Transfer RNA from a Candidatus Uhrbacteria bacterium, 72 nucleotides, folded computationally.
The coordinates come from a structure-prediction model, not an experiment, and the mean pLDDT is 82.
Its Rfam family is "tRNA".

[in-house]
RNA sequence: GCCGAUGUAGCUCAAUGGCAGAGCAACGCUUUUGUAAAGCGUAGGUUGUCGGUUCAACUCCGACCAUCGGCU
Numbered sequence: 001g002c003c004g005a006u007g008u009a010g011c012u013c014a015a016u017g018g019c020a021g022a023g024c025a026a027c028g029c030u031u032u033u034g035u036a037a038a039g040c041g042u043a044g045g046u047u048g049u050c051g052g053u054u055c056a057a058c059u060c061c062g063a064c065c066a067u068c069g070g071c072u
Base pairs, nucleotide, nucleotide: 001071002070003069004068005067006066007065010024011023012022013021018055026042027041028040029039030038048064049063050062051061052060
């Protein structure tokens, strides 16, 4: 330099163009003499950035950024 993949909650990952979710973690409550475990609940997101298409974009298109891999 060229090609490809990935980027979503603190972490690991989902989500046919139509209300952004789960598990773990965090916090609160119940239970216990107390802790752990268990149960119930709460909070947490400009979906990497900037544009475009569309009534509507995590999803489609373009550029860029970051990480990883391949080729030279």
Notes
The organism belongs to Candidatus Uhriibacteriota, within Bacteria.